About this RNA: Predicted 3D model of a 96-nucleotide RNA (Bacterial small signal recognition particle RNA) from a Planctomycetota bacterium. Its Rfam family is "Bacterial small signal recognition particle RNA". Rfam classes the family as a non-coding RNA gene. The gene name in the source record is ffs.

[in-house]
RNA sequence: GACCGGACCUGGCACUGCGCCUACCGCGAACCUGGUCAGACCUUGACGGGAGCAGCCAUAAGCAGUCGGGCGCAGGUGUCAGUUCAUCCGGUCAUU
Numbered sequence: 001g002a003c004c005g006g007a008c009c010u011g012g013c014a015c016u017g018c019g020c021c022u023a024c025c026g027c028g029a030a031c032c033u034g035g036u037c038a039g040a041c042c043u044u045g046a047c048g049g050g051a052g053c054a055g056c057c058a059u060a061a062g063c064a065g066u067c068g069g070g071c072g073c074a075g076g077u078g079u080c081a082g083u084u085c086a087u088c089c090g091g092u093c094a095u096u
Base pairs, nucleotide, nucleotide: 001093002092003091004090005089006088007087009082010081011080012079013078014077015076016075017073018072019071020070021069022068023066024065026063027062033058034057035056036055041050042049043048
């Protein structure tokens, strides 16, 4: 100096990490959510009516779970293909 291989680099795919959205299940409001409203209260001559605390039920915001689904990431690992402009590593050959 040349050649070969690998790394690096690019892209595809898979898995995984992180973030967001969503599905399902659970929890979840003294009062400023809803329903039902014991008791008590108001009203009526009466029948009835009214508002409505606690409790119960359902849920909101929110929290938690699930090998759930989707999207994103100048994250990671593996695999396949490509590239040699530059760099690094290894090998071979030639020359000095």